Predicted 3D model of a 265-nucleotide RNA (Bacterial large signal recognition particle RNA) from an Acidimicrobiia bacterium. Lineage of the source: Bacteria > Bacillati > Actinomycetota > Acidimicrobiia. Its mean pLDDT, the model's own confidence on a scale to 100, is 78. It matches the Rfam family "Bacterial large signal recognition particle RNA". On this family, see Regalia et al., Nucleic Acids Res 2002: "Prediction of signal recognition particle RNA genes". By type it is a non-coding RNA gene.
RNA sequence: UCGUGCUGGGCGGGGUGCUAGGGGUGCCCUGAACCCGAAACCCUCUUACGCGGGGCCGACCCCCCGCCCGAGGGCGAUCGAUGGUCGGGUCCGCACCGGACACGUGGUGUCGAAGGCCGGGUCCCACGCGGCGGGAAGUCGUGAACCGGGUCAGAUCCGGAAGGAAGCAGCCCUAAGCGAUGCACCCGGGUGCCGUGGGGCAGCCUGGCUGGAGCCGGCGAUCCGGCACGCGCCGGUUGUCGACGUUCGACGGCGGGGUGCACGA
Numbered sequence: 001u002c003g004u005g006c007u008g009g010g011c012g013g014g015g016u017g018c019u020a021g022g023g024g025u026g027c028c029c030u031g032a033a034c035c036c037g038a039a040a041c042c043c044u045c046u047u048a049c050g051c052g053g054g055g056c057c058g059a060c061c062c063c064c065c066g067c068c069c070g071a072g073g074g075c076g077a078u079c080g081a082u083g084g085u086c087g088g089g090u091c092c093g094c095a096c097c098g099g100a101c102a103c104g105u106g107g108u109g110u111c112g113a114a115g116g117c118c119g120g121g122u123c124c125c126a127c128g129c130g131g132c133g134g135g136a137a138g139u140c141g142u143g144a145a146c147c148g149g150g151u152c153a154g155a156u157c158c159g160g161a162a163g164g165a166a167g168c169a170g171c172c173c174u175a176a177g178c179g180a181u182g183c184a185c186c187c188g189g190g191u192g193c194c195g196u197g198g199g200g201c202a203g204c205c206u207g208g209c210u211g212g213a214g215c216c217g218g219c220g221a222u223c224c225g226g227c228a229c230g231c232g233c234c235g236g237u238u239g240u241c242g243a244c245g246u247u248c249g250a251c252g253g254c255g256g257g258g259u260g261c262a263c264g265a
Stems, first nucleotide, its partner, number of pairs: 001265006009057003012030005020046005034054004064256005072248005078243011092232003096226005103220003106216003115210008123199006129192002132188004138181005148173004156165003
């Protein structure tokens, strides 16, 4: 140096969760990597990088150490943003309520604003007139099967006769009552675009004269005051995202070191 047979070792790794702790099953990352069986009220170990069974490679690969990069995860009494929830408070702001001002806007005004003067209405009282309602003299109509009146055909009764009596229907009339009319009379009012007189006149509406350019205050701005906790705000708690710090760290990269035993030639 070569060959054969072995042994260490390899046939993925990591985070999290679980656990007294290590590993595995679960979840996630990396990325491509023998097979079978059990594993969450879990499986298996005890200082370890699973357990049981089988297979392949085997010191060539590989493996070990240090550094870099860094997917991803954990932690944080830190910072920022944002959501839920509980509480607080009125200094300030928004919202709400009241007021001021007249800067903006809007409306109105030389087809004449504000202001001033005179008058009318709206309000009250009295009277008149009208209307409405009630009463009522008067007038008209109607109004009684018998028990109201008059006249009473027929029929009835009395009488020898002359004559007499009561009297239904019809017709006429009337009582109580009923109805209409009535505006001369009396009374009343939730009565009137009515009239006259008196009172009142704060506000509002309105007419005339004067005056000669403002006036109003809906919304916004500004200022003052108030109310309440609705919000902003402040505090607690909890979640999400990001930053920062810390921790573990796959894949990948760089550098260094080690690589066994037996037999044979």